Two RNAs folded together computationally: RNase P RNA and transfer RNA, 423 nucleotides in total. Rfam match: Bacterial RNase P class A. Its family is annotated with dimeric ribonuclease P complex, tRNA processing and ribonuclease P activity in the Gene Ontology.
């Protein structure tokens, strides 16, 4: 320098003509103003909001899981701790982790292998031929702590040193955890994205929620349950008695308004905090559709490629639907950082 | 807009308390039988288990993220 991959930012501009949606104004036919996103997407989490008696107790089910903090809340984010990988002479650095518990219990580990979690020995080693042994070989993803020395008939934590593991004390830290010292000869292997245990959280449904008005119809039929009331049981409460609930069939309507966009909002400044973020002040208003608007064409220009002053081509992913905070996925071009590969120069 | 279900061979389906060659029927190819064909009999091929990542010694199966298909939900009486 080029290419590939990853992370992050960016997501062209101006004018004209004709249209579309909303608001305001005017009275005619017009005028003014506003009109998609970083993901509006997937609908994967968490909330606001609305309805249901979210009343109390118990259960089921689902989810989460190192520590501390941020937040309306979260499975999100920030800072730390520990493990693993990479890297270094060693630290450091970088990446990554669904990262509670396997000395409460149950379960699983095919094939191979003597033996797979409770016991044992195929080859081998030793031998007093009764047996001893688990060094070495072999099997496996995994073999009953590892390395070295002593020791022994041969061996073995049998003994010792270091490492690992467990327990205790002490120091540092809010804590996770870390340092130091002592004791224990090892008793306690793996899987909980198997059941489970411990701790914490969660009532259900969702703007097609829900409220008001209007229109129309045959103001019905059958079946099942016996109460019904948004997981189940009990208690309590409410509603109802030719009744209630559920399913199916039949009939009618296919409309309007509200909810609806001023909000955990945005911009900028200051202060606090390592940071996520918080506090204070000033300024701003920025889509609200429902057979669902946000468009089409032309001109100039910005960026890139081919090319060489011309000309041609490219300019992504994608489009609101009650509203927010996240996550995930898609994304041309340009810019920054990291890793890898290739080439050239020093 | 909201809520559910599913994805295994060309087609229809098995296989899910994880265990290594992933099966069956139809279809397809070759052979036998027949004068020829069908039927019948024998043999064979064909699968990244929708895609990618993770957990585990080991994944069609467990977990997560995407992709695709499909079903249901208006109001009145």
């Nucleotide at each position: 320098u080029u290419g590939u991959g990853g992370a992050a930012a960016u997501g062209g501009a101006u004018g004209g003509u004709c249209g579309c949606c909303g608001u305001c104004u005017u009275u005619u036919u017009g005028g003014a103003c506003g009109g998609a996103g970083g993901a509006a997407a997937g609908u994967c989490c968490g909330g606001a909001c609305u309805c249901c008696u979210c009343g109390g107790a118990g259960g089921a089910a689902a989810g989460c899981g190192c520590c501390a903090g941020a937040u309306a809340a979260c499975g999100u984010c920030u800072g730390g701790c520990g493990g693993c990988g990479u890297g270094u002479a060693a630290u450091a650095g970088c990446g990554u982790c669904a990262g509670g518990g396997a000395a409460a219990g149950c379960g699983c580990a095919a094939c191979a292998g003597a033996a797979a979690g409770c016991a044992u020995a195929c080859c081998g080693c030793c031998u007093u031929a009764g047996g001893g042994u688990a060094a070495g070989g072999g099997u496996g993803a995994a073999a009953u702590g590892g390395c070295g020395a002593g020791g022994u008939a041969a061996g073995a934590g049998c003994u010792c040193g270091c490492c690992g593991c467990g327990c205790g004390a002490u120091c540092g830290g809010c804590a996770a955890c870390g340092g130091u010292c002592g004791c224990g000869g090892c008793a306690c292997g793996g899987c909980a994205a198997g059941c489970c245990c411990c701790g914490c959280u969660u009532g259900g449904a969702g703007c097609a929620a829900g409220a008001u008005c209007a229109a129309a119809u045959a103001g019905g039929a059958a079946u099942a349950a016996c109460g019904c009331g948004u997981c189940c049981u009990c208690c309590g409460c409410g509603c109802u008695a030719u009744g209630u609930u559920a399913u199916u069939c039949g009939g009618g309507u296919a409309g309007a308004u509200c909810g609806c966009u001023u909000g955990a909002c945005g911009u900028c400044u200051g202060c606090g905090g390592c940071g996520a973020c918080g506090c204070a002040a000033a300024c701003g208003c920025u889509a609200g559709a429902u057979g669902a608007a946000u468009g089409a064409c032309c001109a100039u220009u910005g960026g890139g490629a081919u090319a060489a002053u011309a000309a041609u081509c490219c300019u992504a992913c994608a489009g609101a639907a009650u509203c927010c905070g996240g996550c995930u996925u898609a994304u041309a071009u340009u810019u920054u950082c990291c890793a890898c590969a290739a080439a050239a120069a020093c | 807009g909201c809520g559910g279900u599913c994805g295994u061979a060309g087609c229809u389906c098995a296989g899910u308390u994880g265990g290594a060659u992933a099966g069956a029927g139809c279809a397809c190819a070759g052979g036998a039988u027949u004068c020829c064909u069908a039927a019948u009999c024998c043999u064979g091929g064909g699968g990244u288990c929708g895609u990618a990542g993770g957990u585990u010694c080991a994944a069609a199966u467990c977990c997560c993220a995407c992709c695709g298909a499909u079903c249901g939900c208006a109001c009145c009486a």